[in-house]
RNA sequence: AGGAACAUAAAAGCGCCUGGACUGCGGACUGACAGGUUUGUUUCGCAGUUGACGAGGAGGAGGUUCAUCGAAGCAUUCGGCGGAUGCCUCCCGGCCGGUUCAUCGCGGCCGUAAGCUUCAGCCCAAAACGGAGAGGUGACUUUCCGAACAAAGGCUUUAGCGACGAUGACG
Numbered sequence: 001a002g003g004a005a006c007a008u009a010a011a012a013g014c015g016c017c018u019g020g021a022c023u024g025c026g027g028a029c030u031g032a033c034a035g036g037u038u039u040g041u042u043u044c045g046c047a048g049u050u051g052a053c054g055a056g057g058a059g060g061a062g063g064u065u066c067a068u069c070g071a072a073g074c075a076u077u078c079g080g081c082g083g084a085u086g087c088c089u090c091c092c093g094g095c096c097g098g099u100u101c102a103u104c105g106c107g108g109c110c111g112u113a114a115g116c117u118u119c120a121g122c123c124c125a126a127a128a129c130g131g132a133g134a135g136g137u138g139a140c141u142u143u144c145c146g147a148a149c150a151a152a153g154g155c156u157u158u159a160g161c162g163a164c165g166a167u168g169a170c171g
Stems, first nucleotide, its partner, number of pairs: 014082004019078001020050008028041002031038003053070003059091006092111006100169006115161003120156004129146007
């Protein structure tokens, strides 16, 4: 440098499918008629489709499992499996605990922000829906455009509540 084999990698409200639902083809059975085309059954086989719409969310390790929030719908967004930024404990780093600073302890909190509760204001979605296409025999998938509509949360703000202790240095 080349070749081969194996393994791994695309995603994180994410992935998957042995159930269910649905589609196509074939077989079987069945009804119809003009007799080789149709009807039905779901009985069998094969191949497929579907299976959650976004918002928010990652210091590290271990543990744990229906891990936050709303939208749509009310016929499957049913059912299941895995994962996961959730939660708990510990550790690391930091913020606050008001008037000099540092360290330690304690309490609360934060992981680029930093106490809890609360009043008010502001900010924010996609699907669904309407329109136009693309792919597929089909179930169905997908792209673009249009006008919307959340909650958690974030920011600003009102009020209330909260916890300080020890040592040292400087004055």
This is a predicted structure of a 171-nucleotide RNA (glmS glucosamine-6-phosphate activated ribozyme aptamer) from Salipaludibacillus aurantiacus. The organism belongs to Salipaludibacillus, within Bacteria. The sequence was found by an Rfam model in a public genome assembly. Its mean pLDDT, the model's own confidence on a scale to 100, is 78.